[in-house]
């Protein structure tokens, strides 16, 4: 140098090209409890980036960028 893969909440994953982008855990705040833990209710919290494509993009293109893995 050149090929693949992979980037979504703090962490681990979901989400036919159409619903307000969900779910567990972690954080918070109420409730409970003598008090802590646990268990209930609620919040809050993201699509790596930049263009295109489409009526609509997490998805499809294209270029970047981080990571990993191959070959050289």
């Nucleotide at each position: 140098g050149c090929c693949c893969c992979u980037g979504u909440a703090g962490c681990u994953c979901a989400a036919c090209g159409g619903a307000u982008a969900g779910a567990g855990c972690a954080u918070c705040a109420c409730a409970u409890u003598c008090c802590u833990a646990a268990c209930g209710u609620g919040a809050a919290g993201a699509u790596c980036c930049a263009g295109g494509u489409c009526c609509g993009a997490c998805u499809c293109c294209u270029g970047g960028u981080a990571g990993g893995g191959g070959c050289a």
Predicted 3D model of a 72-nucleotide RNA (transfer RNA) from a Candidatus Nealsoniibacteriota bacterium.
It matches the Rfam family "tRNA". By type it is a transfer RNA. About the family: Transfer RNA (tRNA) molecules are approximately 80 nucleotides in length.
The organism belongs to Candidatus Nealsoniibacteriota, within Bacteria.